[in-house]
Context: one part of a larger RNA
RNA sequence: UUGGGUUUAAAGGGUGCGUAGGCGGAUCUUUAAGUCAGUGGUGAAAGCCUGCAGCUUAACUGUAGAAUUGCCAUUGAAACUGAAGAUCUUGAAUAUGGUUAAAGUAAGCGGAAUGUAUCAUGUAGCGGUGAAAUGCUUAGAUAUGAUACAGAACACCGAUAGCGAAGGCAGCUUGCUGAACCAUUAUUGACGCUGAGGCACGAAAGCGUGGGGAGCGAACAGGAUUAGAUACCCUGGUAGUCCACGCCCUAAACGUUGAUUACUCGUUGUUGGCGAUAUACUGUCAGCGACUAAGCUAAAGCGUUAAGUAAUCCACCUGGGAAGUACGACCGCAAGGUUGAAACUC
Numbered sequence: 001u002u003g004g005g006u007u008u009a010a011a012g013g014g015u016g017c018g019u020a021g022g023c024g025g026a027u028c029u030u031u032a033a034g035u036c037a038g039u040g041g042u043g044a045a046a047g048c049c050u051g052c053a054g055c056u057u058a059a060c061u062g063u064a065g066a067a068u069u070g071c072c073a074u075u076g077a078a079a080c081u082g083a084a085g086a087u088c089u090u091g092a093a094u095a096u097g098g099u100u101a102a103a104g105u106a107a108g109c110g111g112a113a114u115g116u117a118u119c120a121u122g123u124a125g126c127g128g129u130g131a132a133a134u135g136c137u138u139a140g141a142u143a144u145g146a147u148a149c150a151g152a153a154c155a156c157c158g159a160u161a162g163c164g165a166a167g168g169c170a171g172c173u174u175g176c177u178g179a180a181c182c183a184u185u186a187u188u189g190a191c192g193c194u195g196a197g198g199c200a201c202g203a204a205a206g207c208g209u210g211g212g213g214a215g216c217g218a219a220c221a222g223g224a225u226u227a228g229a230u231a232c233c234c235u236g237g238u239a240g241u242c243c244a245c246g247c248c249c250u251a252a253a254c255g256u257u258g259a260u261u262a263c264u265c266g267u268u269g270u271u272g273g274c275g276a277u278a279u280a281c282u283g284u285c286a287g288c289g290a291c292u293a294a295g296c297u298a299a300a301g302c303g304u305u306a307a308g309u310a311a312u313c314c315a316c317c318u319g320g321g322a323a324g325u326a327c328g329a330c331c332g333c334a335a336g337g338u339u340g341a342a343a344c345u346c
Stems, first nucleotide, its partner, number of pairs: 004317003007300002012314001014201004021194003025088007033081002035077008049065006091191001092188003095184006103177007110154001114150008125136002162169002206247006215241002220236004258313006266291010295302002319346003328339004
């Protein structure tokens, strides 16, 4: 390379938008680039292959053919692909009318809890643990009440419920922004799918500047435990956690399952809409779950939300270790990230 694969054996990019490219709905007409057919030229000879012949045979040699799968020219064909033109509505989008949600962002507001401060009541302990001690406390703690301030997070509702491309999103209200679904079938008329590079977003930790700092809490200190205890447990506690702006760009970024489309039994729960008014029943569209037929799979299992049957496009894999290392390049303030080997060894 061919072939085969990617839930769990190696392997789906963290996610989206999108450039080039690849692929692409129905009908008609034209064209003839791809495609197919014919003819001509060329494709050196030798060799290979086939027939025949010559050395007694063979090797060897001669002769005729085939082959040379190609290229060029020319004459045709028109199903498919392409190109040009015309038309269509089912893909896609738009419109109109509704609905839905912790979707984003900014501002304002709220109560519980915690901590601190002050005042009041009150007196000897509090706290903590397996048991203790460190710690706090007669300079009046803990406890109880009142007032004030501060920061952070939003109990119940709350649900294998909802929304978002993913990361993720939860007190309440408002502004701004985005999305999906349903109904009508009104408009455009293939406008589509995927997407190398590229761009944007991207938990936590970490970094820079400036704020903030209640609780928690790496590091650190002390007390225990222990043979030791640089831990688990306890008392403290800095960075951080929070906010603004700017970086970082990684995760078991997981459904360990790329995106899109079509097709292939059923049962059941649930969310949103519609069918008329309806807490019933039933149908339908779009989600979210459970079980299962066919089928698939090495099995576990998957099973209309496929890992089934097919198609298009992208990404990735090719024994273990060395190694996600070295070197180089690019990015970064740094930490480091991305790309990414080999010797050697089993």
Molecule: small-subunit ribosomal RNA, central domain
Organism: uncultured Candidatus Berkelbacteria bacterium